[in-house]
Context: one part of a larger RNA
C1' cells in the first nucleotide's frame, strides 16, 4: 500500500457522466389505498397498527372411554375429560427494542420509446434491435405458387383460398391525405420497331459455248492462244416482302419504388397577410404531431420546477431538414430499457479515521 469485511461525530448526494457503489425498505396478520383504466387492472399502490413471555377464558376442529342411537352383520350418527392444532380475547410481566438471530420488496410523481409474454451478438452490447397476436398487398385451382436437387424425388400437404407461399407494417383506440409524370407491376392490342426462318429481285465466281490472230489440210473442212461475251449446274453475296414476345404505344395501379414548390404586392399606427398577382409542376405536404431518439442558429422565446437548471416538464411554431401502414396521433398495463424530479436512506462525498481476515513487503 493491495484486498474482504465491520464500525463512524456532524452534514446527507455537496461525490459522480450517471446515488455507480454500498445504505436504507424487508416475512405474517389487521386497517387502508389516489389518478387513470381496454374495468382485467392499477395495487405488495401509498399510508398506518399489530407481533415476545406467563396464566384464565370463550369459539372451531382433530382424536377420544361409558352411554345412547341405530343395527341381521359390518359400517355410521351422538359424545364428557384429557390430549393435540388454529383463532379470538381478559389480566399479568420484561427489555431500547419481541418475524429481537438468520432467510424476505426502498417508495413516489412525471416524460421518451417499444403495447405485452417471448427471443437476441455461446466468451465486453438484452436493447428503442428481432419476434409478436393484428392489419394489409400480393402471388397460387392443385402434377398449385414458391422452394431444395443435375436427375430422380423431395419439402409444400396426407393441407386445398377460412388453405399454402412472399413482401410492408406491428396489441388495442380514432385514422391513413394529394400525386401514375419517371420506375415497377397488372391489362390492352390498331399501329410503329424486331430476331431466327421464309423469300428471292439483283449481282459476283467457275465454264461448255460464241468470237477471233493464227495454224493444218486431201480445199469438203478441222484445230485453236490472248483479250472479250457468256447459258445450265454448282457456289458466294443478297434487296423488296411476310415473321413472335419485347420495346415504342394505349390504359390502370401508392398498406407498389417513390415524391409532395417558387418570387412579388395587398388591411385607415406598426406588424402581419385571410386576399391578388405570376412562373414552374406529375401533384406541390391534409389531418395530426412539432427545438423532437428529428432544431443547424440555439442554452430559441415563455411559464414551470431550483437560491442558481446547456438537462427535464408544459406552451408558441420561425418544421436549417415532423407527417400518415420505410405507418400519423394517442393509449391502461408491462420493462434488469431511457431522460426528469420529489421522500427516505445512507462513508458516494466534505474527509477521513478506526478495527477484522487474507495478500504483498521487510528480518530470522
Nucleotide at each position: 500500500c493491495c484486498u474482504u469485511c465491520g464500525u463512524u461525530a456532524a452534514g446527507g448526494a455537496a461525490c459522480u457522466a450517471g446515488g455507480c457503489a454500498a445504505u436504507u425498505u424487508a416475512g405474517c396478520c389487521c386497517c387502508g389505498u389516489a389518478a387513470c383504466u381496454u374495468c382485467g387492472g392499477g395495487a405488495u399502490a401509498a399510508g398506518g397498527g399489530g407481533u415476545g413471555c406467563c396464566u384464565c377464558c370463550u369459539g372451531a376442529u382433530g382424536u377420544g372411554a361409558a352411554a345412547c342411537u341405530a343395527g341381521a352383520a359390518c359400517a355410521g350418527g351422538u359424545g364428557a375429560a384429557g390430549c393435540g392444532u388454529u383463532a379470538g380475547g381478559a389480566g399479568g410481566u420484561c427489555g431500547c427494542a419481541g418475524u429481537g438471530a438468520a432467510c424476505a420488496g426502498g417508495c413516489u410523481c412525471u416524460g421518451g420509446u417499444g403495447a405485452c409474454u417471448g427471443g437476441u451478438u455461446a466468451c465486453c452490447a438484452a436493447a428503442a434491435c428481432c419476434a409478436c397476436a393484428g392489419g394489409u398487398c400480393u402471388c397460387u385451382g392443385c402434377a398449385a405458387a414458391g422452394c431444395c436437387g443435375a436427375a430422380a424425388g423431395g419439402c409444400g400437404a396426407u393441407g386445398u383460398a377460412u388453405a399454402g407461399g412472399g413482401g410492408c407494417u406491428g396489441a388495442c383506440a380514432c385514422c391513413u391525405g394529394c400525386c401514375c409524370a419517371g420506375u415497377g407491376c397488372c391489362g390492352g392490342a390498331a399501329g410503329g420497331u424486331u430476331a431466327a426462318g421464309g423469300g428471292g429481285a439483283u449481282g459476283g465466281g467457275u465454264u461448255a459455248g460464241c468470237c477471233a490472230a493464227g495454224g493444218c489440210u486431201u480445199a469438203g473442212g478441222c484445230c485453236a492462244a490472248a483479250a472479250g461475251c457468256a447459258a445450265a449446274g454448282c457456289u458466294c453475296a443478297g434487296a423488296a416482302c411476310c415473321g413472335a414476345a419485347g420495346c415504342c404505344c394505349c390504359g390502370g395501379u401508392g398498406a407498389a419504388c417513390g415524391g409532395c414548390g417558387g418570387c412579388c404586392g395587398u388591411a385607415a399606427c406598426u406588424a402581419u397577410a385571410a386576399c391578388g398577382g405570376u412562373c414552374c409542376u406529375a401533384a406541390g405536404g391534409u389531418a395530426g404531431c412539432g427545438a423532437a431518439a428529428u432544431u443547424c442558429c440555439u442554452u430559441g422565446u415563455c411559464g414551470g420546477g431550483u437560491a442558481a437548471g446547456u438537462u427535464c416538464c408544459g406552451a408558441c411554431c420561425c418544421g436549417c431538414a415532423c407527417g400518415a401502414a420505410u405507418g400519423g396521433u394517442g393509449u391502461a398495463a408491462c420493462a434488469a430499457c431511457u431522460g426528469g424530479a420529489g421522500c427516505a436512506c445512507u462513508g458516494u462525498c466534505u474527509c477521513a479515521a478506526c478495527g477484522a481476515g487474507g495478500g504483498a513487503c521487510c528480518c530470522g